[in-house]
């Protein structure tokens, strides 16, 4: 160039079930009682509600993300995070905060699995980062070979 392999939780992508989200949020009312209250934080500003926010009780009651399970389809840097530069957004704007999307650094990571601990999160769910640990996988070197040690790493390994 081409074609392979790690794995019986390899990886991602739709569609379907489903569990938790949760008796939450929302919506009505009933009491009690206050004067501010919302629209990611702050400040100024707009706009809206305002016997109102909020609290106690009755009644009514989701959804999305995340996981499970099933199919189907692409594959083997599959794919993921980081970080930087644009664009769309959370009323207007400054600052911070935060969803997506798009380049781009040939940056990190072979792979999945378990604990700790920070961040996300409703969560003990996962996810992401750091740090350990064992087990696989694959080169290379010790070893007559092997069992086994050590060590590299996907920009790699085999086969033509």
């Nucleotide at each position: 160039g081409a074609a392979g392999a790690g794995g019986u939780u390899g990886c991602a992508u739709u569609c379907c079930u489903u569990a938790u989200c949760a008796g939450u949020a929302u919506u009505c009312u009933g009491c009690a009682a206050u004067a501010g209250g919302u629209g990611a934080a702050u400040g100024a500003g707009c706009a809206c509600c305002g016997g109102a926010c909020g609290g106690c009780g009755g009644a009514u009651g989701a959804a999305a993300g995340g996981g499970a399970g099933g199919a189907a389809u692409g594959c083997c840097g599959a794919a993921a995070c980081g970080a930087a530069u644009g664009g769309c957004g959370g009323c207007u704007u400054a600052u911070u905060c935060u969803g997506c999307c798009a380049u781009c650094c040939u940056g990190u990571u072979g792979g999945g699995c378990c604990a700790u601990g920070g961040c996300u999160g409703a969560a003990c769910a996962a996810g992401u980062c750091a740090u350990g640990g064992a087990c696989u996988g694959u080169c290379g070197c010790a070893a007559a070979a092997a069992a086994u040690g050590c060590g590299g790493g996907g920009c790699g390994c085999u086969u033509c």

A computed fold for a 160-nucleotide RNA from uncultured Limosilactobacillus sp., annotated as Lysine riboswitch aptamer. It matches the Rfam family "Lysine riboswitch aptamer". About the family: Riboswitches are metabolite binding domains within certain messenger RNAs that serve as precision sensors for their corresponding targets.